RNA sequence: CACCGAAACGGCAAACCCGGCGUGAGCCGGGGACGCAAAGCUACGGGACCUCCGCGGGAGGUUCGCCGGGCCACCGAAA
Repeated sequence: CACCGAAACGGCAAACCCGGCGUGAGCCGGGGACGCAAAGCUACGGGACCUCCGCGGGAGGUUCGCCGGGCCACCGAAA
RNA backbone atom coordinates (compact mmCIF):
# COMPACT_ATOMS: atom_id res chain seq x y z
P C A 1 -0.94 3.89 3.54
O5' C A 1 -0.99 2.90 2.29
C5' C A 1 -0.69 3.39 0.98
C4' C A 1 -0.68 2.24 0.00
C3' C A 1 -1.92 1.36 0.00
O3' C A 1 -2.99 1.93 -0.72
C1' C A 1 0.00 0.00 0.00
P A A 2 -4.50 1.59 -0.23
O5' A A 2 -4.72 0.08 -0.66
C5' A A 2 -4.74 -0.27 -2.04
C4' A A 2 -4.69 -1.77 -2.21
C3' A A 2 -5.79 -2.55 -1.52
O3' A A 2 -7.00 -2.56 -2.24
C1' A A 2 -3.72 -3.57 -1.09
P C A 3 -8.37 -2.54 -1.42
O5' C A 3 -8.43 -3.98 -0.73
C5' C A 3 -8.57 -5.16 -1.51
C4' C A 3 -8.24 -6.39 -0.69
C3' C A 3 -9.18 -6.69 0.46
O3' C A 3 -10.35 -7.37 0.04
C1' C A 3 -6.95 -6.86 1.21
P C A 4 -11.70 -7.16 0.86
O5' C A 4 -11.40 -7.74 2.32
C5' C A 4 -11.19 -9.13 2.53
C4' C A 4 -10.78 -9.39 3.95
C3' C A 4 -11.80 -8.96 4.99
O3' C A 4 -12.77 -9.96 5.20
C1' C A 4 -9.65 -8.16 5.61
P G A 5 -14.27 -9.58 5.54
O5' G A 5 -14.20 -9.24 7.10
C5' G A 5 -13.68 -10.20 8.00
C4' G A 5 -13.48 -9.58 9.36
C3' G A 5 -14.77 -9.07 10.00
O3' G A 5 -14.72 -9.30 11.41
C1' G A 5 -13.20 -7.32 9.80
P A A 6 -15.54 -10.54 12.00
O5' A A 6 -14.93 -10.72 13.45
C5' A A 6 -14.88 -9.64 14.33
C4' A A 6 -13.89 -9.93 15.42
C3' A A 6 -13.92 -8.91 16.56
O3' A A 6 -14.94 -9.19 17.48
C1' A A 6 -11.69 -9.27 15.87
P A A 7 -15.87 -8.05 18.01
O5' A A 7 -14.86 -7.16 18.87
C5' A A 7 -14.24 -7.71 20.03
C4' A A 7 -13.18 -6.77 20.55
C3' A A 7 -13.63 -5.34 20.78
O3' A A 7 -14.33 -5.18 22.00
C1' A A 7 -11.56 -5.35 19.66
P A A 8 -15.51 -4.15 22.09
O5' A A 8 -14.74 -2.76 22.16
C5' A A 8 -13.86 -2.48 23.25
C4' A A 8 -13.03 -1.25 22.97
C3' A A 8 -13.81 0.01 22.62
O3' A A 8 -14.29 0.67 23.77
C1' A A 8 -12.06 -0.28 21.07
P C A 9 -15.59 1.57 23.67
O5' C A 9 -15.04 2.90 22.99
C5' C A 9 -14.05 3.68 23.63
C4' C A 9 -13.60 4.80 22.75
C3' C A 9 -14.70 5.68 22.20
O3' C A 9 -15.12 6.65 23.14
C1' C A 9 -13.19 5.12 20.47
P G A 10 -16.68 6.78 23.44
O5' G A 10 -17.12 7.76 22.26
C5' G A 10 -18.12 7.38 21.34
C4' G A 10 -17.68 7.73 19.94
C3' G A 10 -18.80 7.78 18.91
O3' G A 10 -19.50 9.00 18.95
C1' G A 10 -17.04 6.48 18.07
P G A 11 -21.09 8.95 18.63
O5' G A 11 -21.14 8.70 17.07
C5' G A 11 -20.46 9.57 16.18
C4' G A 11 -20.54 9.07 14.76
C3' G A 11 -21.94 8.81 14.25
O3' G A 11 -22.61 10.01 13.88
C1' G A 11 -20.55 7.00 13.66
P C A 12 -24.19 10.13 14.19
O5' C A 12 -24.84 9.33 12.98
C5' C A 12 -24.49 9.63 11.65
C4' C A 12 -24.95 8.53 10.73
C3' C A 12 -26.43 8.19 10.81
O3' C A 12 -27.21 9.09 10.06
C1' C A 12 -25.14 6.20 10.80
P A A 13 -28.62 9.56 10.64
O5' A A 13 -29.48 8.22 10.57
C5' A A 13 -29.66 7.53 9.34
C4' A A 13 -30.32 6.20 9.58
C3' A A 13 -31.72 6.32 10.18
O3' A A 13 -32.64 5.45 9.55
C1' A A 13 -30.32 5.00 11.59
P A A 14 -34.08 5.92 9.23
O5' A A 14 -34.76 4.57 8.72
C5' A A 14 -34.30 3.95 7.53
C4' A A 14 -34.90 2.57 7.42
C3' A A 14 -36.38 2.48 7.76
O3' A A 14 -37.19 2.87 6.67
C1' A A 14 -35.20 0.76 8.86
P A A 15 -38.51 3.71 6.91
O5' A A 15 -39.44 2.72 7.73
C5' A A 15 -39.93 1.54 7.13
C4' A A 15 -40.57 0.64 8.16
C3' A A 15 -41.71 1.26 8.96
O3' A A 15 -42.93 1.22 8.25
C1' A A 15 -40.23 0.15 10.43
P C A 16 -43.85 2.49 8.18
O5' C A 16 -44.20 2.77 9.71
C5' C A 16 -44.98 1.86 10.46
C4' C A 16 -44.93 2.22 11.93
C3' C A 16 -45.30 3.65 12.26
O3' C A 16 -46.69 3.85 12.30
C1' C A 16 -43.32 3.08 13.40
P C A 17 -47.32 5.25 11.87
O5' C A 17 -46.98 6.19 13.11
C5' C A 17 -47.53 5.90 14.38
C4' C A 17 -47.01 6.88 15.42
C3' C A 17 -47.11 8.34 15.04
O3' C A 17 -48.41 8.87 15.24
C1' C A 17 -44.97 7.91 15.93
P C A 18 -48.93 10.04 14.28
O5' C A 18 -48.12 11.31 14.81
C5' C A 18 -48.33 11.80 16.12
C4' C A 18 -47.41 12.97 16.41
C3' C A 18 -47.38 14.07 15.37
O3' C A 18 -48.49 14.94 15.46
C1' C A 18 -45.17 13.54 16.00
P G A 19 -49.04 15.58 14.09
O5' G A 19 -47.94 16.69 13.74
C5' G A 19 -47.78 17.82 14.57
C4' G A 19 -46.61 18.66 14.13
C3' G A 19 -46.60 19.08 12.66
O3' G A 19 -47.48 20.16 12.38
C1' G A 19 -44.46 18.31 13.25
P G A 20 -48.18 20.19 10.91
O5' G A 20 -46.98 20.59 9.93
C5' G A 20 -46.37 21.86 10.04
C4' G A 20 -45.13 21.96 9.20
C3' G A 20 -45.30 21.76 7.70
O3' G A 20 -45.84 22.90 7.05
C1' G A 20 -43.43 20.54 8.43
P C A 21 -46.75 22.68 5.73
O5' C A 21 -45.71 22.25 4.60
C5' C A 21 -44.67 23.12 4.21
C4' C A 21 -43.74 22.46 3.21
C3' C A 21 -44.41 21.87 1.98
O3' C A 21 -44.77 22.85 1.02
C1' C A 21 -42.82 20.34 2.83
P G A 22 -46.09 22.60 0.16
O5' G A 22 -45.73 21.38 -0.80
C5' G A 22 -44.77 21.56 -1.83
C4' G A 22 -44.49 20.25 -2.52
C3' G A 22 -45.69 19.50 -3.07
O3' G A 22 -46.18 20.06 -4.27
C1' G A 22 -44.23 17.98 -1.99
P U A 23 -47.76 20.24 -4.49
O5' U A 23 -48.38 18.77 -4.39
C5' U A 23 -49.76 18.59 -4.16
C4' U A 23 -50.25 17.35 -4.87
C3' U A 23 -49.49 16.07 -4.54
O3' U A 23 -50.02 15.45 -3.40
C1' U A 23 -49.75 16.28 -6.89
P G A 24 -49.04 14.86 -2.26
O5' G A 24 -48.34 13.62 -2.98
C5' G A 24 -49.11 12.47 -3.34
C4' G A 24 -48.34 11.61 -4.32
C3' G A 24 -47.01 11.08 -3.78
O3' G A 24 -47.20 9.87 -3.09
C1' G A 24 -46.70 12.04 -5.92
P A A 25 -46.19 9.43 -1.91
O5' A A 25 -44.93 8.80 -2.66
C5' A A 25 -45.01 7.52 -3.28
C4' A A 25 -43.83 7.31 -4.19
C3' A A 25 -42.47 7.38 -3.49
O3' A A 25 -42.10 6.14 -2.92
C1' A A 25 -42.45 8.70 -5.45
P G A 26 -41.83 5.97 -1.35
O5' G A 26 -41.01 7.28 -0.94
C5' G A 26 -39.63 7.39 -1.16
C4' G A 26 -39.27 8.84 -1.43
C3' G A 26 -38.71 9.63 -0.28
O3' G A 26 -37.33 9.39 -0.07
C1' G A 26 -40.37 10.90 -1.34
P C A 27 -36.70 9.55 1.41
O5' C A 27 -36.57 11.13 1.56
C5' C A 27 -35.75 11.87 0.68
C4' C A 27 -35.95 13.36 0.90
C3' C A 27 -35.66 13.84 2.31
O3' C A 27 -34.28 14.06 2.53
C1' C A 27 -37.72 14.73 1.60
P C A 28 -33.66 13.82 3.99
O5' C A 28 -34.17 15.09 4.80
C5' C A 28 -33.73 16.39 4.45
C4' C A 28 -34.39 17.43 5.33
C3' C A 28 -34.34 17.15 6.82
O3' C A 28 -33.10 17.49 7.41
C1' C A 28 -36.52 17.79 6.23
P G A 29 -32.56 16.62 8.65
O5' G A 29 -33.48 17.12 9.85
C5' G A 29 -33.37 18.45 10.33
C4' G A 29 -34.39 18.73 11.41
C3' G A 29 -34.45 17.72 12.54
O3' G A 29 -33.42 17.87 13.49
C1' G A 29 -36.63 18.22 11.82
P G A 30 -32.86 16.54 14.24
O5' G A 30 -34.05 16.18 15.24
C5' G A 30 -34.39 17.07 16.28
C4' G A 30 -35.60 16.58 17.04
C3' G A 30 -35.54 15.16 17.57
O3' G A 30 -34.75 15.02 18.73
C1' G A 30 -37.63 15.53 16.57
P G A 31 -33.93 13.63 18.96
O5' G A 31 -35.07 12.56 19.28
C5' G A 31 -35.80 12.65 20.48
C4' G A 31 -37.01 11.74 20.46
C3' G A 31 -36.74 10.24 20.45
O3' G A 31 -36.38 9.75 21.73
C1' G A 31 -38.43 10.75 18.90
P G A 32 -35.26 8.55 21.85
O5' G A 32 -35.88 7.38 20.96
C5' G A 32 -37.09 6.72 21.33
C4' G A 32 -37.49 5.73 20.26
C3' G A 32 -36.46 4.65 20.00
O3' G A 32 -36.66 3.59 20.91
C1' G A 32 -37.17 5.58 17.93
P A A 33 -35.41 2.55 21.22
O5' A A 33 -35.43 1.65 19.88
C5' A A 33 -34.55 0.61 19.70
C4' A A 33 -34.65 0.12 18.26
C3' A A 33 -33.44 -0.71 17.86
O3' A A 33 -33.86 -1.69 16.94
C1' A A 33 -33.59 1.22 16.49
P C A 34 -34.29 -3.17 17.45
O5' C A 34 -34.05 -4.05 16.13
C5' C A 34 -35.15 -4.57 15.42
C4' C A 34 -34.91 -4.56 13.93
C3' C A 34 -33.54 -4.98 13.44
O3' C A 34 -33.32 -6.37 13.55
C1' C A 34 -34.31 -3.16 12.17
P G A 35 -31.78 -6.95 13.64
O5' G A 35 -31.32 -6.96 12.11
C5' G A 35 -29.99 -6.68 11.75
C4' G A 35 -29.95 -5.61 10.68
C3' G A 35 -28.55 -5.17 10.30
O3' G A 35 -27.99 -6.03 9.33
C1' G A 35 -29.88 -3.27 10.73
P C A 36 -26.38 -6.33 9.39
O5' C A 36 -25.74 -4.97 8.86
C5' C A 36 -26.00 -4.52 7.54
C4' C A 36 -25.40 -3.16 7.32
C3' C A 36 -23.89 -3.07 7.53
O3' C A 36 -23.19 -3.51 6.37
C1' C A 36 -24.96 -1.23 8.56
P A A 37 -22.04 -4.67 6.53
O5' A A 37 -20.68 -3.88 6.26
C5' A A 37 -20.23 -2.90 7.14
C4' A A 37 -19.03 -2.19 6.59
C3' A A 37 -17.84 -3.10 6.29
O3' A A 37 -16.98 -2.45 5.37
C1' A A 37 -17.33 -1.72 8.12
P A A 38 -16.97 -2.74 3.85
O5' A A 38 -16.64 -1.23 3.43
C5' A A 38 -17.58 -0.45 2.75
C4' A A 38 -18.38 0.40 3.73
C3' A A 38 -19.65 0.95 3.12
O3' A A 38 -20.66 1.01 4.13
C1' A A 38 -18.37 2.70 3.93
P A A 39 -22.09 0.41 3.74
O5' A A 39 -23.06 1.48 4.38
C5' A A 39 -23.16 2.81 3.82
C4' A A 39 -24.15 3.64 4.62
C3' A A 39 -23.89 3.66 6.11
O3' A A 39 -24.33 4.91 6.65
C1' A A 39 -25.92 2.52 5.68
P G A 40 -23.37 5.95 7.29
O5' G A 40 -22.42 6.34 6.08
C5' G A 40 -22.88 7.21 5.08
C4' G A 40 -21.89 8.34 4.88
C3' G A 40 -22.09 9.08 3.57
O3' G A 40 -23.07 10.09 3.69
C1' G A 40 -19.82 8.48 3.82
P C A 41 -24.14 10.28 2.51
O5' C A 41 -23.29 10.95 1.34
C5' C A 41 -22.69 12.23 1.53
C4' C A 41 -21.82 12.58 0.35
C3' C A 41 -22.47 12.43 -1.02
O3' C A 41 -23.30 13.53 -1.35
C1' C A 41 -20.34 11.44 -1.07
P U A 42 -24.58 13.27 -2.28
O5' U A 42 -23.97 12.84 -3.69
C5' U A 42 -23.23 13.76 -4.47
C4' U A 42 -22.65 13.09 -5.70
C3' U A 42 -23.68 12.47 -6.64
O3' U A 42 -24.22 13.44 -7.52
C1' U A 42 -21.87 10.97 -6.27
P A A 43 -25.81 13.57 -7.61
O5' A A 43 -26.26 12.36 -8.54
C5' A A 43 -25.77 12.29 -9.86
C4' A A 43 -26.38 11.14 -10.62
C3' A A 43 -27.62 11.52 -11.43
O3' A A 43 -27.55 10.88 -12.70
C1' A A 43 -28.15 9.72 -9.97
P C A 44 -26.68 11.61 -13.85
O5' C A 44 -25.37 10.71 -13.97
C5' C A 44 -24.46 10.92 -15.04
C4' C A 44 -23.71 9.64 -15.36
C3' C A 44 -24.58 8.40 -15.53
O3' C A 44 -25.16 8.34 -16.83
C1' C A 44 -22.73 7.89 -14.15
P G A 45 -26.55 7.58 -17.02
O5' G A 45 -26.17 6.04 -16.97
C5' G A 45 -25.45 5.45 -18.05
C4' G A 45 -25.35 3.95 -17.86
C3' G A 45 -26.65 3.25 -17.50
O3' G A 45 -27.48 3.01 -18.63
C1' G A 45 -24.96 2.52 -16.04
P G A 46 -29.08 3.08 -18.42
O5' G A 46 -29.41 1.79 -17.55
C5' G A 46 -29.22 0.49 -18.11
C4' G A 46 -29.34 -0.58 -17.05
C3' G A 46 -30.65 -0.66 -16.30
O3' G A 46 -31.71 -1.25 -17.06
C1' G A 46 -28.88 -0.88 -14.78
P G A 47 -33.22 -0.74 -16.81
O5' G A 47 -33.54 -1.23 -15.34
C5' G A 47 -33.62 -2.62 -15.04
C4' G A 47 -33.81 -2.84 -13.56
C3' G A 47 -35.08 -2.27 -12.96
O3' G A 47 -36.21 -3.09 -13.24
C1' G A 47 -33.27 -1.78 -11.54
P A A 48 -37.65 -2.43 -13.51
O5' A A 48 -38.06 -1.90 -12.05
C5' A A 48 -38.27 -2.81 -10.99
C4' A A 48 -38.45 -2.07 -9.68
C3' A A 48 -39.50 -0.97 -9.71
O3' A A 48 -40.82 -1.47 -9.56
C1' A A 48 -37.54 -0.14 -8.71
P C A 49 -42.00 -0.81 -10.41
O5' C A 49 -42.24 0.58 -9.66
C5' C A 49 -42.63 0.60 -8.31
C4' C A 49 -42.45 1.97 -7.72
C3' C A 49 -43.17 3.10 -8.42
O3' C A 49 -44.56 3.15 -8.11
C1' C A 49 -40.98 3.78 -7.94
P C A 50 -45.57 3.76 -9.20
O5' C A 50 -45.35 5.33 -9.03
C5' C A 50 -45.60 5.97 -7.81
C4' C A 50 -45.28 7.44 -7.90
C3' C A 50 -45.98 8.17 -9.04
O3' C A 50 -47.31 8.51 -8.70
C1' C A 50 -43.71 8.78 -8.98
P U A 51 -48.40 8.57 -9.88
O5' U A 51 -48.10 9.96 -10.59
C5' U A 51 -48.21 11.17 -9.86
C4' U A 51 -47.63 12.32 -10.65
C3' U A 51 -48.19 12.50 -12.05
O3' U A 51 -49.44 13.16 -12.06
C1' U A 51 -45.83 12.68 -12.11
P C A 52 -50.47 12.79 -13.26
O5' C A 52 -49.85 13.54 -14.53
C5' C A 52 -49.71 14.95 -14.52
C4' C A 52 -48.85 15.40 -15.67
C3' C A 52 -49.32 14.98 -17.05
O3' C A 52 -50.36 15.80 -17.54
C1' C A 52 -46.99 14.62 -16.86
P C A 53 -51.44 15.13 -18.57
O5' C A 53 -50.61 15.01 -19.93
C5' C A 53 -50.09 16.18 -20.55
C4' C A 53 -49.22 15.80 -21.72
C3' C A 53 -49.85 14.88 -22.73
O3' C A 53 -50.71 15.59 -23.62
C1' C A 53 -47.65 14.17 -22.26
P G A 54 -51.93 14.76 -24.32
O5' G A 54 -51.25 14.10 -25.59
C5' G A 54 -52.04 13.39 -26.54
C4' G A 54 -51.22 13.08 -27.76
C3' G A 54 -49.97 12.27 -27.48
O3' G A 54 -49.69 11.44 -28.62
C1' G A 54 -49.36 14.38 -28.33
P C A 55 -50.20 9.97 -28.59
O5' C A 55 -49.24 9.34 -27.48
C5' C A 55 -47.89 9.02 -27.76
C4' C A 55 -47.46 7.80 -26.96
C3' C A 55 -48.33 6.57 -27.17
O3' C A 55 -47.53 5.40 -27.14
C1' C A 55 -48.37 7.19 -24.89
P G A 56 -47.22 4.63 -28.43
O5' G A 56 -46.11 3.57 -28.02
C5' G A 56 -46.34 2.60 -27.00
C4' G A 56 -45.50 1.37 -27.25
C3' G A 56 -44.05 1.67 -27.61
O3' G A 56 -43.21 0.66 -27.01
C1' G A 56 -45.00 0.30 -29.26
P G A 57 -42.13 1.04 -25.88
O5' G A 57 -41.84 2.58 -26.12
C5' G A 57 -40.85 3.01 -27.03
C4' G A 57 -41.06 4.46 -27.39
C3' G A 57 -40.49 5.47 -26.41
O3' G A 57 -39.11 5.70 -26.63
C1' G A 57 -42.71 6.05 -26.89
P G A 58 -38.19 6.15 -25.39
O5' G A 58 -38.62 7.66 -25.16
C5' G A 58 -38.40 8.64 -26.17
C4' G A 58 -39.10 9.93 -25.83
C3' G A 58 -38.63 10.61 -24.56
O3' G A 58 -37.44 11.35 -24.76
C1' G A 58 -40.98 10.59 -24.61
P A A 59 -36.44 11.58 -23.51
O5' A A 59 -37.17 12.68 -22.64
C5' A A 59 -37.42 13.97 -23.19
C4' A A 59 -38.26 14.79 -22.24
C3' A A 59 -37.74 14.86 -20.80
O3' A A 59 -36.71 15.81 -20.65
C1' A A 59 -40.03 14.39 -20.76
P G A 60 -35.55 15.53 -19.56
O5' G A 60 -36.26 15.85 -18.18
C5' G A 60 -36.81 17.13 -17.95
C4' G A 60 -37.72 17.13 -16.76
C3' G A 60 -37.10 16.64 -15.47
O3' G A 60 -36.34 17.65 -14.84
C1' G A 60 -39.20 15.63 -15.75
P G A 61 -35.27 17.22 -13.72
O5' G A 61 -36.21 16.84 -12.49
C5' G A 61 -35.83 15.86 -11.58
C4' G A 61 -37.03 15.43 -10.78
C3' G A 61 -36.71 14.48 -9.65
O3' G A 61 -36.34 15.19 -8.49
C1' G A 61 -38.46 13.59 -10.94
P U A 62 -35.11 14.61 -7.61
O5' U A 62 -35.73 13.34 -6.90
C5' U A 62 -36.82 13.49 -6.00
C4' U A 62 -37.24 12.15 -5.46
C3' U A 62 -36.10 11.28 -4.96
O3' U A 62 -35.68 11.64 -3.66
C1' U A 62 -37.54 9.99 -6.30
P U A 63 -34.11 11.43 -3.29
O5' U A 63 -33.96 9.84 -3.22
C5' U A 63 -34.65 9.10 -2.23
C4' U A 63 -34.54 7.62 -2.51
C3' U A 63 -33.13 7.05 -2.55
O3' U A 63 -32.62 6.81 -1.25
C1' U A 63 -34.40 6.20 -4.36
P C A 64 -31.18 7.40 -0.81
O5' C A 64 -30.13 6.66 -1.75
C5' C A 64 -30.08 5.25 -1.79
C4' C A 64 -28.68 4.77 -2.01
C3' C A 64 -27.64 5.28 -1.02
O3' C A 64 -26.99 4.20 -0.39
C1' C A 64 -26.86 5.49 -3.25
P G A 65 -26.72 4.12 1.10
O5' G A 65 -27.75 3.04 1.65
C5' G A 65 -27.77 1.73 1.10
C4' G A 65 -29.04 1.02 1.49
C3' G A 65 -30.32 1.71 1.03
O3' G A 65 -31.27 0.71 0.67
C1' G A 65 -30.40 1.37 3.34
P C A 66 -31.71 0.59 -0.85
O5' C A 66 -30.90 -0.65 -1.41
C5' C A 66 -31.29 -1.98 -1.12
C4' C A 66 -31.16 -2.84 -2.36
C3' C A 66 -29.78 -2.80 -3.03
O3' C A 66 -28.84 -3.64 -2.38
C1' C A 66 -31.45 -2.49 -4.66
P C A 67 -27.29 -3.28 -2.42
O5' C A 67 -26.84 -3.65 -3.89
C5' C A 67 -26.90 -4.99 -4.34
C4' C A 67 -26.55 -5.08 -5.81
C3' C A 67 -25.24 -4.43 -6.22
O3' C A 67 -24.10 -5.21 -5.91
C1' C A 67 -26.92 -3.81 -7.74
P G A 68 -22.71 -4.48 -5.54
O5' G A 68 -22.24 -3.82 -6.91
C5' G A 68 -21.81 -4.64 -7.99
C4' G A 68 -21.68 -3.84 -9.27
C3' G A 68 -20.65 -2.72 -9.27
O3' G A 68 -19.32 -3.18 -9.39
C1' G A 68 -22.63 -1.97 -10.31
P G A 69 -18.13 -2.33 -8.71
O5' G A 69 -18.05 -1.01 -9.60
C5' G A 69 -17.64 -1.07 -10.96
C4' G A 69 -17.73 0.28 -11.62
C3' G A 69 -16.93 1.40 -10.97
O3' G A 69 -15.55 1.35 -11.31
C1' G A 69 -19.09 2.19 -11.46
P G A 70 -14.45 1.79 -10.21
O5' G A 70 -14.65 3.36 -10.13
C5' G A 70 -14.38 4.19 -11.26
C4' G A 70 -14.73 5.63 -10.96
C3' G A 70 -14.09 6.20 -9.69
O3' G A 70 -12.76 6.63 -9.90
C1' G A 70 -16.39 6.72 -9.71
P C A 71 -11.67 6.45 -8.71
O5' C A 71 -12.09 7.61 -7.69
C5' C A 71 -12.04 8.96 -8.08
C4' C A 71 -12.58 9.85 -6.99
C3' C A 71 -11.99 9.63 -5.60
O3' C A 71 -10.72 10.23 -5.43
C1' C A 71 -14.33 9.78 -5.43
P C A 72 -9.62 9.51 -4.48
O5' C A 72 -10.19 9.78 -3.01
C5' C A 72 -10.25 11.09 -2.50
C4' C A 72 -11.07 11.15 -1.23
C3' C A 72 -10.58 10.30 -0.08
O3' C A 72 -9.48 10.86 0.62
C1' C A 72 -12.90 10.06 -0.29
P A A 73 -8.46 9.86 1.37
O5' A A 73 -9.29 9.38 2.63
C5' A A 73 -9.65 10.30 3.64
C4' A A 73 -10.59 9.69 4.65
C3' A A 73 -10.03 8.53 5.46
O3' A A 73 -9.20 8.97 6.51
C1' A A 73 -12.20 8.01 4.73
P C A 74 -8.26 7.90 7.27
O5' C A 74 -9.14 7.52 8.53
C5' C A 74 -9.51 8.50 9.47
C4' C A 74 -10.11 7.86 10.71
C3' C A 74 -9.31 6.70 11.28
O3' C A 74 -8.25 7.13 12.09
C1' C A 74 -11.59 6.12 11.16
P C A 75 -6.89 6.23 12.19
O5' C A 75 -7.36 4.94 13.00
C5' C A 75 -7.79 5.05 14.34
C4' C A 75 -8.23 3.70 14.86
C3' C A 75 -7.21 2.60 14.66
O3' C A 75 -6.24 2.60 15.70
C1' C A 75 -9.33 1.84 13.96
P G A 76 -4.68 2.29 15.35
O5' G A 76 -4.67 0.70 15.22
C5' G A 76 -5.24 -0.10 16.23
C4' G A 76 -5.43 -1.51 15.75
C3' G A 76 -4.14 -2.21 15.34
O3' G A 76 -4.15 -3.56 15.78
C1' G A 76 -5.71 -2.28 13.57
P A A 77 -3.09 -4.02 16.91
O5' A A 77 -3.56 -5.48 17.29
C5' A A 77 -3.55 -6.48 16.30
C4' A A 77 -4.35 -7.65 16.78
C3' A A 77 -4.19 -8.89 15.92
O3' A A 77 -3.03 -9.61 16.26
C1' A A 77 -6.47 -8.48 16.28
P A A 78 -2.01 -10.14 15.12
O5' A A 78 -2.87 -11.25 14.39
C5' A A 78 -3.34 -12.38 15.12
C4' A A 78 -4.35 -13.16 14.32
C3' A A 78 -3.93 -13.47 12.89
O3' A A 78 -3.05 -14.58 12.82
C1' A A 78 -6.12 -12.65 12.89
P A A 79 -1.82 -14.55 11.80
O5' A A 79 -2.56 -14.73 10.39
C5' A A 79 -3.31 -15.91 10.12
C4' A A 79 -4.06 -15.78 8.82
C3' A A 79 -3.22 -15.35 7.62
O3' A A 79 -2.48 -16.41 7.07
C1' A A 79 -5.21 -14.09 7.69